The RNA shown here (Bacterial RNase P class A) has 372 nucleotides and comes from a Gammaproteobacteria bacterium.
The prediction has a mean pLDDT of 76.
NCBI's taxonomy places the organism under Bacteria, Pseudomonadati, Pseudomonadota, Gammaproteobacteria.
A source record names the gene rnpB.
RNAcentral holds the sequence, with entries from ENA.
C1' cells in the first nucleotide's frame, strides 16, 4: 500500500414557530372541560408471523393409538428448532465460512438420458485357447463349447486403490503396504481421537428434507384472549293499578290461538247515537347491545461497577423509568450546515430466527506486495 475474514456501532444535525397522543403539579369550573408550567413520545428491523415461552380461557385421572416436530455430544436458557463451546466432514493460501449430522449387513419403494448391465448385478468393444469336441497342409493351426472382468467405452453413481507375485488369460486368488470393518488396549464427561497390538479378504452401489425403523418432545385457542360498568328500543320474570264474561281449537298442561258480546282509552270541532283504530300502562330485577373502563405496559427490563465460567451466561451492589394509541398520537413549515439522508411505522408482552436497508465509524485478524 492492496485485497479480504469476523464482531459492534450510528440511521442526517441544529434552531425558531405551529400543531398531535400520553402524563405531572398548579389555577378554573357543579360537571363536561379549559388556561398556564413541565416531562416522555417507535425499529435495528416496529416486518414475515417461522420457533419458543410468559399471560388468558377452554379441556384435562392414567395409559395406548393415530398424527406433528426435532435428531453428533456437552454446556446455557423461562424455553426453543435459538445460543456458546467441542467432536465429525466439506470448502478456502488463509483469517474463516458451509452442513437436519441417527440407522441403508430390518423391510418396501426410486435411480431420467446414456450404457451390455442401475443391482440376490452385468459382458458392447475386448483378452485367452490351458481342459473337452471337431476339422487341417499336424512340436502349429482354425472353429465348437467355454473361461475372464485386467484395459476400452456409457454414466452423477459400475464389487476400494498401488505394487509384487500368480495365471491360458485374469480376479484379494496370495502377499506387502494404504484404506474399510470388528475386538483389545489408551486419551476424552461425551461425541469422538490415536494405533505399539490382534482378527477378518473386505460385508454385496446410492437415495431416509422417499416410505419406515429408533430416541426425545408436543393438549386446544388465542388481547376481536378475558374481566367489569351499563343507556334508548324490543323480548324475559315479578309487583302495582287498570282490568269482563262466554264458545271453539290446540297444547310440551305452564299456557297459545281465533270468535262474539262488553269496557277502557284516541280520533270523528263539543255532547248522544255510530262508526274507525288501539288494548295495557308503571316501577323493579337479570341477561345482553351500542358505549365506556380495567386486561396496557415496572419487565426473564434498561445502564454502571465487582465477581464466577474459554464461552453462551450466572451471581452481587448501586443507579434509571423509557410511547401506550382504539378510526387509532409520533407530524408541518422556515432557516443554516454536511458525507444530501436507505430499508421502513409499535398495537397484549418478551428470548430467538429470517427477509428489507443509502451510507459511515471503530476494533481484532489473514494472505500479498514494497522498504527499513
Nucleotide at each position: 500500500g492492496g485485497a479480504g475474514u469476523c464482531g459492534g456501532c450510528c440511521a442526517g444535525a441544529c434552531a425558531g414557530c405551529c400543531g398531535c397522543c400520553g402524563u405531572g403539579g398548579u389555577c378554573u369550573u357543579u360537571g363536561c372541560g379549559g388556561g398556564c408550567c413541565g416531562c416522555g413520545g417507535a425499529g435495528g428491523a416496529a416486518a414475515g408471523u417461522c420457533c419458543g415461552g410468559g399471560c388468558u380461557c377452554c379441556a384435562g385421572a392414567g395409559g395406548g393409538c393415530a398424527g406433528g416436530g426435532u435428531g453428533c455430544c456437552a454446556g446455557g436458557u423461562a424455553a426453543c428448532g435459538c445460543c456458546u463451546g467441542g467432536g465429525g466432514g466439506g470448502c478456502a493460501u488463509g483469517a474463516g465460512c458451509c452442513c437436519a449430522c441417527g440407522g441403508a449387513a430390518a423391510g418396501u419403494g426410486c435411480c431420467a438420458c446414456a450404457g451390455a448391465a442401475a443391482a440376490c448385478a452385468g459382458a458392447c468393444c475386448g483378452c485367452c485357447a490351458a481342459a473337452g469336441c471337431g476339422c487341417c497342409u499336424a512340436c502349429g493351426g482354425c472353429g465348437c463349447c467355454g473361461g475372464c472382468a485386467a484395459g476400452g467405452g456409457u454414466g452423477a453413481a459400475a464389487a476400494g486403490g498401488u505394487g509384487c507375485g500368480g495365471u491360458a488369460a485374469g480376479a484379494g486368488c496370495g502377499c506387502a503396504c494404504c484404506g474399510c470393518g470388528c475386538g483389545a488396549g489408551u486419551g476424552g464427561c461425551a461425541a469422538c481421537g490415536c494405533u505399539u497390538c490382534g482378527c477378518g479378504g473386505c460385508a454385496c452401489g446410492g437415495u431416509a428434507a422417499a416410505c419406515c425403523c429408533c430416541a426425545c418432545u408436543c393438549g386446544g385457542a388465542g388481547c376481536a384472549a378475558g374481566a367489569c360498568c351499563a343507556a334508548a328500543u324490543a323480548g324475559g320474570a315479578g309487583g302495582g293499578c287498570a282490568a269482563g264474561c262466554c264458545g271453539u281449537c290446540c297444547u310440551u298442561a305452564g299456557g297459545g290461538a281465533u270468535g262474539g258480546c262488553g269496557g277502557c282509552g284516541c280520533g270523528c270541532g263539543g255532547c248522544c247515537c255510530g262508526c274507525g283504530c288501539g288494548u295495557g300502562u308503571c316501577c323493579u330485577c337479570g341477561g345482553g347491545u351500542a358505549g365506556g373502563u380495567c386486561g396496557c405496559u415496572c419487565g426473564a427490563g434498561g445502564u454502571g461497577u465487582g465477581u464466577g465460567g474459554c464461552g453462551a451466561c450466572g451471581c452481587a451492589c448501586a443507579u434509571c423509568c423509557c410511547a401506550g394509541a382504539u378510526g387509532a398520537a409520533u407530524g408541518g413549515c422556515u432557516g443554516u450546515c454536511c458525507a444530501c439522508g436507505a430499508c421502513a411505522g409499535a398495537a397484549c408482552c418478551c428470548g430467538g430466527c429470517u427477509u428489507a436497508u443509502c451510507g459511515g465509524c471503530c476494533g481484532a485478524c489473514u494472505c500479498c506486495c514494497g522498504u527499513u